[in-house]
Predicted 3D model of a 466-nucleotide part of an RNA (small-subunit ribosomal RNA, 3' major domain) from an uncultured bacterium.
Context: one part of a larger RNA
RNA sequence: UGACGGGGGCCCGCACAAGCAGCGGAGCGUGUGGUUUAAUUCGACGCAACGCGCAACACCUUACCACGGUUUGACAUCCCUGGAACCCCGGUGAAAGCUGGGGGUGCCUUCGGGAGCCAGGAGACAGGUGCUGCAUGGCUGUCGUCAGCUCGUGUCGUGAGAUGUUGGGUUAAGUCCCGCAACGAGCGCAACCCCCGUGGCUAGUUACGAGGUGUGCCUAGCCAGACUGCCGGAACCAAACCGGAGGAAGGUGGGGAUGAUGUCAAGUCAGCAUGGCCCUUACACCGUGGGCGACACACACGCUACAAUGGCCGGGACAAUGGGCAGCCAAGCGGUAACGCGGAGCCAAUCCCUCAAACCCGGUCUCAGUUCAGAUCGUGGGCUGCAACUCGCCCACGUGAAGGCGGAGUUGCUAGUAACCGCCGGUCAGCAUUACGGCGGUGAAUAUGUUCCCGGGCCUUGUACU
Numbered sequence: 001u002g003a004c005g006g007g008g009g010c011c012c013g014c015a016c017a018a019g020c021a022g023c024g025g026a027g028c029g030u031g032u033g034g035u036u037u038a039a040u041u042c043g044a045c046g047c048a049a050c051g052c053g054c055a056a057c058a059c060c061u062u063a064c065c066a067c068g069g070u071u072u073g074a075c076a077u078c079c080c081u082g083g084a085a086c087c088c089c090g091g092u093g094a095a096a097g098c099u100g101g102g103g104g105u106g107c108c109u110u111c112g113g114g115a116g117c118c119a120g121g122a123g124a125c126a127g128g129u130g131c132u133g134c135a136u137g138g139c140u141g142u143c144g145u146c147a148g149c150u151c152g153u154g155u156c157g158u159g160a161g162a163u164g165u166u167g168g169g170u171u172a173a174g175u176c177c178c179g180c181a182a183c184g185a186g187c188g189c190a191a192c193c194c195c196c197g198u199g200g201c202u203a204g205u206u207a208c209g210a211g212g213u214g215u216g217c218c219u220a221g222c223c224a225g226a227c228u229g230c231c232g233g234a235a236c237c238a239a240a241c242c243g244g245a246g247g248a249a250g251g252u253g254g255g256g257a258u259g260a261u262g263u264c265a266a267g268u269c270a271g272c273a274u275g276g277c278c279c280u281u282a283c284a285c286c287g288u289g290g291g292c293g294a295c296a297c298a299c300a301c302g303c304u305a306c307a308a309u310g311g312c313c314g315g316g317a318c319a320a321u322g323g324g325c326a327g328c329c330a331a332g333c334g335g336u337a338a339c340g341c342g343g344a345g346c347c348a349a350u351c352c353c354u355c356a357a358a359c360c361c362g363g364u365c366u367c368a369g370u371u372c373a374g375a376u377c378g379u380g381g382g383c384u385g386c387a388a389c390u391c392g393c394c395c396a397c398g399u400g401a402a403g404g405c406g407g408a409g410u411u412g413c414u415a416g417u418a419a420c421c422g423c424c425g426g427u428c429a430g431c432a433u434u435a436c437g438g439c440g441g442u443g444a445a446u447a448u449g450u451u452c453c454c455g456g457g458c459c460u461u462g463u464a465c466u
Base pairs, nucleotide, nucleotide: 002465003463004462005461007460008459009458010457011456012455013454015450016449019413020412021411022410023409026304027303028302029301030300031299032298033297034295035294042053043052064290065289066288067287068286069285070284073125077124078123079121080120081119082118083117086103087102088101089100090099091098092097107114108113127279128278130277131276132275136273137272138268139267140266141264143262148187149186150185151184152183153182154163155162156161167178168177169176193256194255195254196253198224199223200222201221202220203219204218227250230244231243232242233241306406310365311364312363313362314361315360316359322353323352324351327346328345332341333340334339372403377398378397379396380395381394382393383392419442420441421440422439423438424437425436
């Protein structure tokens, strides 16, 4: 100087408290540990690993295992020989591979040949998701959107270093004011950027409303508006704070993007790159099948419930974000349905996905393992795909399990938030998502306060640690 303290002082944060909804019990989904296995590929491990890499595991993916194969190699550059490329057929085989036969003759040309492509051959070399994230780059997590981290000159100290950055106030903030051996400055804070909320102007089709001029709504560009600007209070009459007016909006209006110096030898050699080491008829490469989907268990994150503020039936109403040509798919028809037929429109403010659901009205059920709940299993069917046995999803009928609100403990959230409700998207042939990323609809309760738990900031104190 730091770090630490079950030292002190001051101050923050859904940190506690106040409150609402959960988790921990049940069934199921997903991830992980463990166990099993020929293999159940690998990584991630307190917060900050465990719906994480995986924005899609039937083959592929795929890195794992078994078996069958290849050896200049699936891929790159160079050399030699031959052949246009390329196409077709046969044997064997699970395919890969091995092996045999046929067709076919292009472009440039100085007529020697050449370019491109294919096959064979030799060797340089290729190849490795093999190891090391304790050799690395890059990227990322975390403390933490916390308010801090430093520098120049000066001054003080033998020096490490201090001062500035401490102090009195104030702020979300090292924000600002005052004081001061300091005076300034940089990276951070804030502002500048994007979205939402009000108004004006301009413009307008595919949008809206009309059938008449249009622009209220909407769309999308520009501008205005908020600055403690005004008033009052108290304050050092400083910064700021409290209250009020006007206003669509106040005192950072709400949200996003933005992450200082550094910490954790944090994470990643499997995204990529890369030093070193290792393999080279194999630790490389191809194929078929299997595995990544196992299951006595244990944990994590979720979904669905246990019902009457509810279930079921009939009728009625209102969104926003998005996506669409190997695509979205309307009307109509068939089918209980999944779906099929069909073919209109749309490269989309035009057409389609697309009837949102919770909600409202009426009816029914009457407290029961039930007209709750839907696991599990059986049968039949539909769709994608070369192929749904291992191992996809959907529909119908039947079957109807546990479950009557959950121990110790534990999570999220302060407002258009929580909770509840549905919708869209990426990935994707298809498939399935309860996950993830967004969108709108309905819409609360509580905060007296900072003693305590957790994390953090500043000052100070102790220390045998640095």